[in-house]
Record summary:
Model confidence (mean pLDDT): 81 of 100. SAM riboswitch aptamer (S box leader) from a Candidatus Roizmanbacteria bacterium, 103 nucleotides, folded computationally. The RNAcentral record of the sequence draws on ENA. The model forms 94% of the base pairs in the Rfam consensus. Rfam family: SAM riboswitch aptamer (S box leader). Gene Ontology term of the family: regulation of gene expression.
RNA sequence: UAGUUAUCAAGAGUGUAGCGAGAGCACUGGCUCGAUGACCUACCGGCAACCAUCGGAAAACGAAAGGUGCCAAUUCCAGCCCCAUAUUGGGGAAAGAUAAUAA
Numbered sequence: 001u002a003g004u005u006a007u008c009a010a011g012a013g014u015g016u017a018g019c020g021a022g023a024g025c026a027c028u029g030g031c032u033c034g035a036u037g038a039c040c041u042a043c044c045g046g047c048a049a050c051c052a053u054c055g056g057a058a059a060a061c062g063a064a065a066g067g068u069g070c071c072a073a074u075u076c077c078a079g080c081c082c083c084a085u086a087u088u089g090g091g092g093a094a095a096g097a098u099a100a101u102a103a
Stems, first nucleotide, its partner, number of pairs: 003101006013044001015043004022033003027079004045071003049068003053063003075095001080092005
């Protein structure tokens, strides 16, 4: 790393410093964010999804924050299929992300 399983409508700073033009995690079309400095990097702060720890009869629930992760907008929306509708609504898949496991 392939794969498998689970989750993805919640939560959490437009903090400080640096960099300097794109970014929104694959592509395309939209739509947003961005020189009032986004994205990214470091530091600080925080959240609590999974694993581990503790409590618990318990797979419920709670605590704390160790290992990853995360901190604009539902995974920002859509793409494929179904139902209804008459181009909007609902559902499902696919893809993606995160964690655990992993020949």